Predicted 3D model of a 72-nucleotide RNA (transfer RNA) from Ictidomys tridecemlineatus. Its Rfam family is "tRNA". It is annotated as a transfer RNA.
This record gives sequence, structure tokens and C1' cells, in this order.
RNA sequence: AGGGAUGUGGCUCAGUGGUAGAGCACUUUCUUAGCAUGUUAGUAGCCCUGGGUUCAAUUCCUAGCAUCACUA
Repeated sequence: AGGGAUGUGGCUCAGUGGUAGAGCACUUUCUUAGCAUGUUAGUAGCCCUGGGUUCAAUUCCUAGCAUCACUA
């Protein structure tokens, strides 16, 4: 310098045009003398940013930003 991939709760990842889910983590109930395990309920994300298309965008298009690896 070039063409790509990825960006979603605190972490790891799903999802896909009709206002988002799982596991772990955190808080809580029960259980225990207590801890762990198990069990119960819950908190936490306007989905990287701006613009566009659409009745409607996390999803499509576009320009950026960040990270990753590849080629030179």
C1' cells in the first nucleotide's frame, strides 16, 4: 500500500426487515451449623459511529472508527 473478516449485557457467542436471546458472571429465595452444589426470582444491551433506502433497520446500502489475520 491492497483486498478481506469481525464489531450484539461485565465476558463468550446466537439472531435476523416487524422495537433482542442463551451460557457464564452479578443480586436474591429455599436448602446447610456454615461453605460448595442444587433450586427460585431478578438486574443489566436504543446491537461501534454518522448518513441513506423502507410504513418499519441490529439486519440492506454507504462513509468512517477500532481490532484481527492475509498478500506485497